[in-house]
Context: one part of a larger RNA
RNA sequence: GAUUGAACGCUGGCGGCAGGCCUAACACAUGCAAGUCGAGCGGGGUUUUCGGACCUAGCGGCGGACGGGUGAGUAAUGCGUAGGAAGCUGCCCGAUAGAGGGGGAUACCAGUUGGAAACGACUGUUAAUACCGCAUAAUGUCUACGGACCAAAGUGUGGGACCUUCGGGCCACAUGCUAUCGGAUGCGCCUACGUGGGAUUAGCUAGUUGGUGAGGUAAUGGCUCACCAAGGCGACGAUCUCUAGCUGGUUUGAGAGGAUGAUCAGCCACACUGGAACUGAGACACGGUCCAGACUCCUACGGGAGGCAGCAGUGGGGAAUAUUGGACAAUGGGCGCAAGCCUGAUCCAGCCAUGCCGCGUGUGUGAAGAAGGCCUUCGGGUUGUAAAGCACUUUCAGCGAGGAGGAAGGGAUGUAUGUUAAUAGCAUGCAUUUUUGACGUUACUCGCAGAAGAAGCACCGGCUAACUCUGUGCCAGCAGCCGCGGUAAUACAGAGGGUGCAAGCGUUAAUC
Numbered sequence: 001g002a003u004u005g006a007a008c009g010c011u012g013g014c015g016g017c018a019g020g021c022c023u024a025a026c027a028c029a030u031g032c033a034a035g036u037c038g039a040g041c042g043g044g045g046u047u048u049u050c051g052g053a054c055c056u057a058g059c060g061g062c063g064g065a066c067g068g069g070u071g072a073g074u075a076a077u078g079c080g081u082a083g084g085a086a087g088c089u090g091c092c093c094g095a096u097a098g099a100g101g102g103g104g105a106u107a108c109c110a111g112u113u114g115g116a117a118a119c120g121a122c123u124g125u126u127a128a129u130a131c132c133g134c135a136u137a138a139u140g141u142c143u144a145c146g147g148a149c150c151a152a153a154g155u156g157u158g159g160g161a162c163c164u165u166c167g168g169g170c171c172a173c174a175u176g177c178u179a180u181c182g183g184a185u186g187c188g189c190c191u192a193c194g195u196g197g198g199a200u201u202a203g204c205u206a207g208u209u210g211g212u213g214a215g216g217u218a219a220u221g222g223c224u225c226a227c228c229a230a231g232g233c234g235a236c237g238a239u240c241u242c243u244a245g246c247u248g249g250u251u252u253g254a255g256a257g258g259a260u261g262a263u264c265a266g267c268c269a270c271a272c273u274g275g276a277a278c279u280g281a282g283a284c285a286c287g288g289u290c291c292a293g294a295c296u297c298c299u300a301c302g303g304g305a306g307g308c309a310g311c312a313g314u315g316g317g318g319a320a321u322a323u324u325g326g327a328c329a330a331u332g333g334g335c336g337c338a339a340g341c342c343u344g345a346u347c348c349a350g351c352c353a354u355g356c357c358g359c360g361u362g363u364g365u366g367a368a369g370a371a372g373g374c375c376u377u378c379g380g381g382u383u384g385u386a387a388a389g390c391a392c393u394u395u396c397a398g399c400g401a402g403g404a405g406g407a408a409g410g411g412a413u414g415u416a417u418g419u420u421a422a423u424a425g426c427a428u429g430c431a432u433u434u435u436u437g438a439c440g441u442u443a444c445u446c447g448c449a450g451a452a453g454a455a456g457c458a459c460c461g462g463c464u465a466a467c468u469c470u471g472u473g474c475c476a477g478c479a480g481c482c483g484c485g486g487u488a489a490u491a492c493a494g495a496g497g498g499u500g501c502a503a504g505c506g507u508u509a510a511u512c
Stems, first nucleotide, its partner, number of pairs: 001512004006508005013359006019352002021317001026315003030312003035062003040059002043056005069270003078195007087187002092183007100134001102132002109124006140149003154175006162169002196242003203233003208230008245267004249260004272293005295306004323349001325348003331345001332343004362392004372383004396453001398448005406439001409435011456501005461482003467496005477484002
């Protein structure tokens, strides 16, 4: 000199854009943060113009493995770069086939009943895109190449004939379902190289190293096991120990290098502590389950409930870090045919000079060089064109008025094309019309009034830009280093003056 997620002292006008628990991965009151689908299913309810409309506990489906948080652990099961082969992959895309015919349960519900509660138990009835056989079976799986084995579900909309038990069948379209192949995406696995300190850590290792066989896994493999061999690693630092999430980056520097890993982005790990599996395409699962532990709470003492390292917020710790805000309008996500619902992701607003950037606190004129202050050699000098005065301007703030863009979509009606037997229906395009903004008193523009509301902080011995007076008298004090102060202190304290930065200025801490 540059830099900072800074803090402290003094001071403080406005705006834009960013940032904001670095400490206790300490404990948490309260609210919210993951639901959705009635176009899978039976039942119940509200309403009704009797056509219908709406709501829903339960079964069922999809999603709660994403998004959000934190950095405790981890020096390598991680990360970065470059490769690899023995794999899986819901939703999505392309393609080929199929979707036939049956069955038995069960929640809800009703009844009885246990418990303080949490939550159950028994009996009976019932539905499905829930569950289970049978049939069909290749380009699938296994194969001793003869063969063997494996699946499914419907729903919605519309309809001319035909049939009808008046429920529908049947046909068409849409969507869903099953099997297989391929793709895309995501994930798992392997290898090499790189990725901290300590030798006051020198030897470490028994599933250890390799082989054969088996088991296990989606898959390779001592991953696991049986047997066999005796290997494997290490001064190119094994093992042990301390520290630490890694990277893109950030910061400094001419560079090499050093330091660092907040915000944003990628990967990893974790979710009160430890362990375990279940479900599932995917988890060994932050707001799932089970077990153990510590802690907190409820209890009728028998037994139960909980997990903010989600967003706010509280206590505590600390030098120190914000609102128990608004909205789903946009972007994105989940579910749904859709309308839509949910979304503390997100978008916004609030607080804080925490940082960066911009603007303002007036402009011109004005010498009697006013008064006052300070200094003085008492002549004067300086503050100083500074003020006053005169003439102007009105940014920003204030008040009033107007007012974009962020809106793409969605609904209704009409029309064209495609599909089709069809002018239904559905899909797409176009036209008309209507409607959707938290921010928001938006940005911006215009008008009004009046210099009106807006300057401080540090320093002045040398380094280092800037000097005099008074007080003090090795005292009080200053100090980054050298050093000042013991009666003329440009170094202490005050004043006048000056210098430097400026809505900041200094100090402290940290890095280069």